[in-house]
Parts: sequence; structure tokens; C1' cells
RNA sequence: CUCGACAAAGGCAAACCCGUUGAAAGGCGGGGGCGCAAAGCCCAGGGCCGGUUGGAGCGUGCUCCACUGGCAGCCGGGUUGCCGAAG
Repeated sequence: CUCGACAAAGGCAAACCCGUUGAAAGGCGGGGGCGCAAAGCCCAGGGCCGGUUGGAGCGUGCUCCACUGGCAGCCGGGUUGCCGAAG
């Protein structure tokens, strides 16, 4: 430097519940732990979700396009970092 233990010290915090905010997806706070070796930080490239909005289609509630909002615990990129078994 890489790598990731039936190691050690810690850390974070899913679903769900309560409050709050938003049109919504979602965000924030508290509780709670499914999990995570970066589930620390930055990034919206791919992918996914929404629509207070406009247009097109026909199968009349769905699809597509544009625009726009969001998700980083989906993949990925950048960057910093605890420990030191085996390789």
C1' cells in the first nucleotide's frame, strides 16, 4: 500500500412508531435496530422515486417526451479515516 478476522475499542442506524416539514417523492428530530469495514464527507454519471407543470398517445388510467423536485443504506466516481489476524 492492499486486504478484511467467530479479534479489540468504538461508530453509524433499516423497517416500524411519534412529532415536524413538504403537493408528493422525501427531509429533520426522538424512539427503535435490519444491517453496514467506510451505511464518514463530496459528487446526480448510470439507475430508481415524485409531479404544485406543459405536451403527445389511446388502451381512460396508464405510457412516452420535456421541464422540475428527490434518493448517495442501488451501482459507481473522488476524498479522509479506526484496528492489524490470515493473504